The RNA shown here (c-di-GMP-I-UAU riboswitch aptamer) has 79 nucleotides and comes from Desulfobacterium sp.
Model confidence (mean pLDDT): 83 of 100.
Its Rfam family is "c-di-GMP-I-UAU riboswitch aptamer". A reference for the family is Weinberg et al. (2017), "Bioinformatic analysis of riboswitch structures uncovers variant classes with altered ligand specificity", Proc Natl Acad Sci U S A.
Taxonomically the source falls in Desulfobacterium (Bacteria, Pseudomonadati, Thermodesulfobacteriota, Desulfobacterales).
RNA sequence: AUAGAAAAGACCAAACCUCGGGUAACCGAGGGACGGAAAGCCACGGGUCCCAGUGGGUGGGAUAGCCGGGUUACCUUGG
Numbered sequence: 001a002u003a004g005a006a007a008a009g010a011c012c013a014a015a016c017c018u019c020g021g022g023u024a025a026c027c028g029a030g031g032g033a034c035g036g037a038a039a040g041c042c043a044c045g046g047g048u049c050c051c052a053g054u055g056g057g058u059g060g061g062a063u064a065g066c067c068g069g070g071u072u073a074c075c076u077u078g079g
Stems, first nucleotide, its partner, number of pairs: 003076002011036002016031006034065001040071003044068003047063006
């Protein structure tokens, strides 16, 4: 530094349920596995969602398992 998820050892955890937080989107913990080769992290661009306002313009927030991008990384393979 490229590619891969075949092997080996690991990892994460959708939906749903329970408890808690939040106006809400959604988040945290436990259970649970649909799946994942970055389903590790980052709201920079787009998208989507929530709240407020509005004639319009807009403001605040959420989502990284929506896409792009940035950054770090186990194993193996070729260089």